[in-house]
Context: one part of a larger RNA
RNA sequence: GGACGAACGCUGGCGGCGUGCUUAACACAUGCAAGUCGAACGAGGCUGAUCCAGUGGCAACACUGGUGAAAGUCGAGUGGCGAACGGGUGCGUAACACGUGAGCAACCUGCCCCGAAGACCGGGACAACACCGGGAAACCGGUGCUAAUACCGGAUACGCUCCCUAGGCCGCAUGGCCCAGGGAGGAAAGCCCAAAAGGCGCUUUGGGACGGCCUCGCGGCCUAUCAGCUUGUUGGCGGGGUAACGGCCCACCAAGGCUACGACGGGUAGCUGGUCUGAGAGGACGAUCAGCCACACUGGGACUGAGACACGGCCCAGACUCCUACGGGAGGCAGCAGUGGGGAAUAUUGCGCAAUGGGCGAAAGCCUGACGCAGCAACGCCGCGUGGAGGACGAAGGCCUUCGGGUUGUAAACUCCUUUCAGCAAGGACGAAACUGACGGUACUUGCAGAAGAAGCCCCGGCCAACUACGUGCCAGCAGCCGCGGUAAGACGUAGGGGGCAAGCGUUGUCC
Numbered sequence: 001g002g003a004c005g006a007a008c009g010c011u012g013g014c015g016g017c018g019u020g021c022u023u024a025a026c027a028c029a030u031g032c033a034a035g036u037c038g039a040a041c042g043a044g045g046c047u048g049a050u051c052c053a054g055u056g057g058c059a060a061c062a063c064u065g066g067u068g069a070a071a072g073u074c075g076a077g078u079g080g081c082g083a084a085c086g087g088g089u090g091c092g093u094a095a096c097a098c099g100u101g102a103g104c105a106a107c108c109u110g111c112c113c114c115g116a117a118g119a120c121c122g123g124g125a126c127a128a129c130a131c132c133g134g135g136a137a138a139c140c141g142g143u144g145c146u147a148a149u150a151c152c153g154g155a156u157a158c159g160c161u162c163c164c165u166a167g168g169c170c171g172c173a174u175g176g177c178c179c180a181g182g183g184a185g186g187a188a189a190g191c192c193c194a195a196a197a198g199g200c201g202c203u204u205u206g207g208g209a210c211g212g213c214c215u216c217g218c219g220g221c222c223u224a225u226c227a228g229c230u231u232g233u234u235g236g237c238g239g240g241g242u243a244a245c246g247g248c249c250c251a252c253c254a255a256g257g258c259u260a261c262g263a264c265g266g267g268u269a270g271c272u273g274g275u276c277u278g279a280g281a282g283g284a285c286g287a288u289c290a291g292c293c294a295c296a297c298u299g300g301g302a303c304u305g306a307g308a309c310a311c312g313g314c315c316c317a318g319a320c321u322c323c324u325a326c327g328g329g330a331g332g333c334a335g336c337a338g339u340g341g342g343g344a345a346u347a348u349u350g351c352g353c354a355a356u357g358g359g360c361g362a363a364a365g366c367c368u369g370a371c372g373c374a375g376c377a378a379c380g381c382c383g384c385g386u387g388g389a390g391g392a393c394g395a396a397g398g399c400c401u402u403c404g405g406g407u408u409g410u411a412a413a414c415u416c417c418u419u420u421c422a423g424c425a426a427g428g429a430c431g432a433a434a435c436u437g438a439c440g441g442u443a444c445u446u447g448c449a450g451a452a453g454a455a456g457c458c459c460c461g462g463c464c465a466a467c468u469a470c471g472u473g474c475c476a477g478c479a480g481c482c483g484c485g486g487u488a489a490g491a492c493g494u495a496g497g498g499g500g501c502a503a504g505c506g507u508u509g510u511c512c
Stems, first nucleotide, its partner, number of pairs: 001512004006508005013384006019377002021342001026340003030337003035081003040078002044074004051066006088295003098219006107212002112208007120154004129144006160185006167178004190200003221267003228258003233255004238250003270292004274285004297318005320331004348374001350373003356370001357368004387417004397408004421453001423448005431439001456501005461482003467496005477484002
């Protein structure tokens, strides 16, 4: 000098764009943050044409009660898809976690795209519901009824899986690929529409895409005041397990494997694109944004599923909090707000799904604290303003003075002018192709009034730009270093003047 997720002191007009718990991965009141589909399914509630009964009326009709079509709608239940994304945090991790390059002769992939083939015949339940019962509650039990794209059996099988067999090609090899024959095994679901056409689905299978799993090389911290480490350890054979390879796991066999090019141990740490600095080489860092990883009160475990060992799922144990009728139950903000606590320190219990994106749905649409916006904060960067021109051999006041004057100073007053920004009024968007705009009567445009509402902070001994007076008297104090202060202090304090930056200016901390 530059930089900052900063903090502190004094000060503070406006706008745009960003950024905002670096500490206690401390504990959390309250609300919201993941649902959706009635075009998979049965029952129920509400509305409801008609019909019936009663009452009133001469009648038309009205009211009340019941019935309850088509259709609409509601919230539970069965079923499907989603809930493994999106959002948060950085604890752990020195590791194939990350980055980069290559490989896979060992693999999986819901939804999506392209292709092939198929969907036949049957069956029995369980919720909901009704009744009964237990419990303070959470919730649970018994009996009975019922539907399905829920569940089960049988049939069919080009292709699929496995087994047997002949042949060809490739490979160092376990083996791989092509082709022919035989055997065994395994599928399915319907719905909408005028029941036609059509659409959306269903099953098996080949390929793709996307995502994931796996292997290898290389790369990036400190410590030798850590020198030896290792028994599933290193390899083999066989087996189990997995989507799949593998000591992943197990039995047996061999005795190996790593290490001074730093094993093992200890400390620290999420990694990267990048950010800051620097002429560069390098050094430091890894907030915001983006990619990957890890975690979800602590530890462990599996279930479901295409996908999890699953933040707002389940089970067990533990700590903590809450409810209880003492028998037993409920909970997990490192989601968005918000609270307490810790701290030098970090915001609203806001608006909206209008846009973008996501889930479900044929769609209408519903959900979405993702997101879009608004609020708070000079926390940062950028832009603008606080007026412009004229105006005295120079007012007053202040300060200094050699008492002549000098300086503040064209500064003010005064004259003329302008109106950015803020204010008031009127108009008023883009963002949306169509219905649809939270932002918002916002941006922007026009008009009105009036210099009107808008300047501070630090410094002035040298480094370093800017000097005098008074006070003080090694006191009070200053200070980054050198050093100032003990009676004329340009270094302390105040004033006048001056210098530097400016809605900021200084200080502290950290990095280059």
Source information
This is a predicted structure of a 512-nucleotide part of an RNA (small-subunit ribosomal RNA, 5' domain) from an uncultured bacterium. The RNAcentral record of the full RNA draws on Greengenes.